The RNA shown here (c-di-GMP-I-GGC riboswitch aptamer) has 86 nucleotides and comes from Desulfosporosinus acididurans. It was read from a public genome assembly, where an Rfam model found it. The source organism's lineage runs through Bacteria, Bacillati, Bacillota, Eubacteriales and Desulfosporosinus. Rfam family: c-di-GMP-I-GGC riboswitch aptamer. Gene Ontology term of the family: cyclic-di-GMP binding. The coordinates come from a structure-prediction model, not an experiment, and the mean pLDDT is 84.

[in-house]
Order: sequence, then C1' cells, then structure tokens
RNA sequence: UAUGCAAAAGGCAAACUUAUCGAAAGAUAAGGACGCAAAGCUAUGGGUCUUAACAGAUAAACCUGAAGACCGCCAAGCCGCCGAAC
Repeated sequence: UAUGCAAAAGGCAAACUUAUCGAAAGAUAAGGACGCAAAGCUAUGGGUCUUAACAGAUAAACCUGAAGACCGCCAAGCCGCCGAAC
C1' cells in the first nucleotide's frame, strides 16, 4: 500500500419494552442483541417513508410544489482501530 477467510484489544447496536418529544415518518435516553470492518460523520446524487402547517389545483379530495425523516437501502465525499496471509 492493498486486503479483511486469522488473532487480539476495543467499538456500534436491529427487533422488542419503558419514558419523553413530534401531526406523522421518526428522534433521544435506559434496558436488550439481530447483526456490523466503517452499523463513524455529512442528506451531496438516487431511493424509501410521512403529510400537520404553507402554496398551486379542486365543489371537496386524490395530486403537485414544498416541508420533514431515514447514512443499519445504494452510491459519493471526509475521517479512522487492529494486525495474520499476500
């Protein structure tokens, strides 16, 4: 440097439960482990989810814009632990 079929140290924590926040998606904390070598960070591109308020449209809706959420969906960018084989 590459790599992750080895070892060790350490790390994260799905579902579910409880509490709080939120209209919702969901978030935070505690418990809990299905998994993870970036399951560390960033909504940048795509994707998925929500629709209270706002705008367009409508008889009213569906819908569109828009707003919000997810990085444990796929890419991209940034940063990073360990060290066997090659």